[in-house]
Molecule: Bacterial RNase P class A
Organism: Planctomycetota bacterium
RNA sequence: GGAGUUGAGUAGGCAAUCGCGUGGUUUUACCACGAGGAAAGUCCGGCCUCCGCAGGAAAGGGUGGUGGUUAACAGCCACCGAGGGUGACCUCAGGGAAAGUGCCACAGAAAGCAAACCGCCUCGUAGAGGUAAGGGUGAAAAGGUGAGGUAAGAGCUCACCGCAUGACAGGUGACUGUCAUGGCAGGGCAAACCCCACCUGGAGCAAACUCAAGCAGUCGUCUUAUUCCUGUAUAUGGCGGCGGGUAGAGCGCUCGAGUUUUUCAGCAAUGAAAAACCUAGAUGGAUGAUUGCCCAAGACAGAAGCCGGCUUAUCGCUCAACUCCACUU
Numbered sequence: 001g002g003a004g005u006u007g008a009g010u011a012g013g014c015a016a017u018c019g020c021g022u023g024g025u026u027u028u029a030c031c032a033c034g035a036g037g038a039a040a041g042u043c044c045g046g047c048c049u050c051c052g053c054a055g056g057a058a059a060g061g062g063u064g065g066u067g068g069u070u071a072a073c074a075g076c077c078a079c080c081g082a083g084g085g086u087g088a089c090c091u092c093a094g095g096g097a098a099a100g101u102g103c104c105a106c107a108g109a110a111a112g113c114a115a116a117c118c119g120c121c122u123c124g125u126a127g128a129g130g131u132a133a134g135g136g137u138g139a140a141a142a143g144g145u146g147a148g149g150u151a152a153g154a155g156c157u158c159a160c161c162g163c164a165u166g167a168c169a170g171g172u173g174a175c176u177g178u179c180a181u182g183g184c185a186g187g188g189c190a191a192a193c194c195c196c197a198c199c200u201g202g203a204g205c206a207a208a209c210u211c212a213a214g215c216a217g218u219c220g221u222c223u224u225a226u227u228c229c230u231g232u233a234u235a236u237g238g239c240g241g242c243g244g245g246u247a248g249a250g251c252g253c254u255c256g257a258g259u260u261u262u263u264c265a266g267c268a269a270u271g272a273a274a275a276a277c278c279u280a281g282a283u284g285g286a287u288g289a290u291u292g293c294c295c296a297a298g299a300c301a302g303a304a305g306c307c308g309g310c311u312u313a314u315c316g317c318u319c320a321a322c323u324c325c326a327c328u329u
Stems, first nucleotide, its partner, number of pairs: 001325010012294007020034006036300001040311002043309005048204004052232006060200005065079005080094001081092004095195002100193002102189003117135002119131005143161006162184001163182008209250003217242006258277008
């Protein structure tokens, strides 16, 4: 100097004039605050509310290496294993195929209890016997490489690798390493059914609660009433069809598993302590317009009960660490 990998910050600012929403006050004026890093998707997890109360179970659903973190999670952090990359790093729906069932088209001789098409060897007229080293088909064909041996060959024998079992050592653990024994298994798919381990009620802010207003009942069914079982509690009760009437106001609704700084513990995620701070609450749905200056740049894009994540969209700029290449000292 170039090419990369990972992480983080920012999301226009300042001033003036008019305008909008909420709150406050000394109330017709002034003051304070007023959309995002994703507010999007609704993919996960919760807080909260209701289903009369208590207990239990099945079904259904979810997760899947190990450990930690968290209110919880399929999130996040660290590590292990497998794969990719020269590397920094990235990806993984990562338990079990020897419990069972099932699938692997076509090609091929043969694709779950298997195989002999070509080939090689022996006897030899046809043909018979032996073989699975070589060739062919295929994503995948009786572990791989090498040597010996054989009629020709084959773990037939041996060495190394692989596989299975055991012991020892390290580690919280997944797992790793070393040694020994044994010629020892034709595969793949469980994002196929299934088995194993762990977790799990249902519905949702249009949930609920309170006040106001208003009326007209009628028919059917039931011991039923947000899965089932047991116990218990309530009564002109529960559920459904037809018909009539009313529909405004509040509350939920923003002080939170809250934010920022520092210290300590921890590899980290995160936790603890101290101090400081209060940052939208609309509901016919609020933040817009004009002017001037600065600027690297306004892209993607607007809260609706709240929070923690994940995924997707995105103009640019800035910072830090690490990897590789070239050159110089």